[in-house]
RNA sequence: GCCCACUUAGGCAAACGGCAAAGCCGCCACGCUUAGAACGUGGUGUGUGAGGGUUCAACUCCCUCAGUGGGUA
Repeated sequence: GCCCACUUAGGCAAACGGCAAAGCCGCCACGCUUAGAACGUGGUGUGUGAGGGUUCAACUCCCUCAGUGGGUA
């Protein structure tokens, strides 16, 4: 240089054209406890890498760019 895959919250991670983008961990509050841990209940977030395009509608499809990983002479 060329080819492929991936990029969603503080971390992991689902949804693959259709209402308000799941869940787990974490964090916060309360319960429980002498206290803490564990456990239970409730809560928590300007989260879809950036820009543009297609569409009535885009995390999802297309293009460009950036980043990460892998392959290749």

Model confidence (mean pLDDT): 81 of 100. This is a predicted structure of a 73-nucleotide RNA (transfer RNA). It matches the Rfam family "tRNA". It is annotated as a transfer RNA.